RNA sequence: GAGGACAAAGGCACACUUGUCGAAAGACAGGGUCGCAAAGCCACCGGUCUACGGGAAUUUCCUAGGACAGCGGGGUUGCCCACA
Numbered sequence: 001g002a003g004g005a006c007a008a009a010g011g012c013a014c015a016c017u018u019g020u021c022g023a024a025a026g027a028c029a030g031g032g033u034c035g036c037a038a039a040g041c042c043a044c045c046g047g048u049c050u051a052c053g054g055g056a057a058u059u060u061c062c063u064a065g066g067a068c069a070g071c072g073g074g075g076u077u078g079c080c081c082a083c084a
Stems, first nucleotide, its partner, number of pairs: 001083001003081002011036002016031006034070001040076003044073003047068004053063004
C1' cells in the first nucleotide's frame, strides 16, 4: 500500500430474557449468541422510528426535540493475519 484463507488468536453481541432509567422510540448493566473484518467512535447527508411538549384538528395529522452508527453514504481512529 492494497486485502480478509468458508480464515483464525483476541474482540463485539441480534432475537429473547432479568434489573434500572425514559412519555415513547430506545439506552445502560447481567445472562444469551443471530451474526459482524471496523457490529470501534462521530447524527455531517439520506433513511427509519418516536412525539412528553407545541400546533392543527378530532382522536387523526403535523412538528421543536429525541432515538437508531447492527439501514445506507461520509468522516475519523485502530488490533490480528497473510500478501507486495
c-di-GMP-I-GGC riboswitch aptamer from a Woeseiaceae bacterium, 84 nucleotides, folded computationally. The organism belongs to Woeseiaceae, within Bacteria. The sequence was found by an Rfam model in a public genome assembly.